This is a predicted structure of a 353-nucleotide part of an RNA (large-subunit ribosomal RNA, domain IV) from a metagenome. Its mean pLDDT, the model's own confidence on a scale to 100, is 87. It matches the Rfam family "Bacterial large subunit ribosomal RNA".
Context: one part of a larger RNA
RNA sequence: UCGUGGUUAAGGAAUUCGGCAAAAUGCCCCCGUAACUUCGGGAGAAGGGGGGCCCAGACUCUGAAGUCACUUGCUGACUAGGGGAAAGGGCCGCAGAGACCAGGGAGAAGCGACUGUUUACUAAAAACACAGGUCCGUGCGAAGUCGCAAGACGAUGUAUACGGACUGACGCCUGCCCGGUGCUGGAAGGUUAAGAGGACGGGUUAGAUCUUCGGGUCGAAGCUCAGAAUUUAAGCCCCAGUAAACGGCGGUGGUGACUAUAACCAUCCUAAGGUAGCGAAAUUCCUUGUCGGGUAAGUUCCGACCUGCACGAAUGGCGUAACGACUUCUCCACUGUCUCAACCGCGAACUCG
Repeated sequence: UCGUGGUUAAGGAAUUCGGCAAAAUGCCCCCGUAACUUCGGGAGAAGGGGGGCCCAGACUCUGAAGUCACUUGCUGACUAGGGGAAAGGGCCGCAGAGACCAGGGAGAAGCGACUGUUUACUAAAAACACAGGUCCGUGCGAAGUCGCAAGACGAUGUAUACGGACUGACGCCUGCCCGGUGCUGGAAGGUUAAGAGGACGGGUUAGAUCUUCGGGUCGAAGCUCAGAAUUUAAGCCCCAGUAAACGGCGGUGGUGACUAUAACCAUCCUAAGGUAGCGAAAUUCCUUGUCGGGUAAGUUCCGACCUGCACGAAUGGCGUAACGACUUCUCCACUGUCUCAACCGCGAACUCG
């Protein structure tokens, strides 16, 4: 010096991002126990008192193979014995759950209802799951999944079933928009493939014809190239429905008898212009917003306000008892965390031998 134990005057979180670490609490019996609550809890709430040994044992439990009784039974009563034990009296120590072992507690808020699960080896959580809710699909050789197929799972199940998606106990609720995208339904019209169809046209040339004898023109059948009209499905266009489908949910100007503000009016745009509830929030930039509370002093915290940069209703909204090795704030107790260090052990490093 490092590691690991122990003790410490006075103070008691002044330390620190933060009571991290340590200390304190701890067992049994008795008394007593709040808000809130889903009436189960909260609760070991909190907060108090007692605890050793000896004498004595009220009272109580059990109870015979002993005694008694009769209704003679797996009977009943009593007792010896065994167990517990209040009041009371006494003894010892600094200390009686004498060592070890062995809850710190309270208040408020956020998030998640809960028990559970998770990043084997830096994250245990507010993430995942969950019971519950809703929507969609599926009538059985089901949908869906695996496989080229046979086949298998689903399921030796049958819509109170199975698959998929979202939400996430419970309570109160879940507003408006179907214009866009998606999905479902519709079939009148438009567009639309291959196929069918084959008009018109082209190539080749048996032949015909003209010729300056070099060649030119016309050209059936066959073969062949190209191919219009017409016909024709789904789809798309189109018409509806649907938001617990993906999603979206405005601006400007003016106005009241102080001022300010605007219940009100006007106007533009939109598919519709954010309802209830909540709100400087795990969301607020400006911002340490403003006011109140707590402190001597509070960028955090709690309660309000609403000017919501940029909350908002199953991408759920707002509450909520219980629960949490979650996050934040405060208080009591307690302490070497600190003021500010000191000392005593054990183990190592190091120095000397």